[in-house]
RNA sequence: GGGAGUGUAGCUCAGACGGGUAGAGCGCCGAGUUCAUAAUUCGGAGGUCGCAGGUUCAAAUCCUGCCAUUCCUA
Numbered sequence: 001g002g003g004a005g006u007g008u009a010g011c012u013c014a015g016a017c018g019g020g021u022a023g024a025g026c027g028c029c030g031a032g033u034u035c036a037u038a039a040u041u042c043g044g045a046g047g048u049c050g051c052a053g054g055u056u057c058a059a060a061u062c063c064u065g066c067c068a069u070u071c072c073u074a
Stems, first nucleotide, its partner, number of pairs: 001073007010026004020057001028044005050066005
């Protein structure tokens, strides 16, 4: 230099093929339970979906460029 993968909540990831309310587990906060803690039950908060632009009534999803990272290759 060329090619491919990955980027979504604090962490690990699903959702993308086939556009239509952004989710799960763990963690965090509150309450219940307990003499108390753990465990467990219930509730809650937390996201510019890597960045920018385009297409569309509507984009995490499709298209283009860029950034970060991993791998392959010369």
Predicted 3D model of a 74-nucleotide RNA (transfer RNA) from a Patescibacteria group bacterium. Lineage of the source: Bacteria > Bacteria candidate phyla.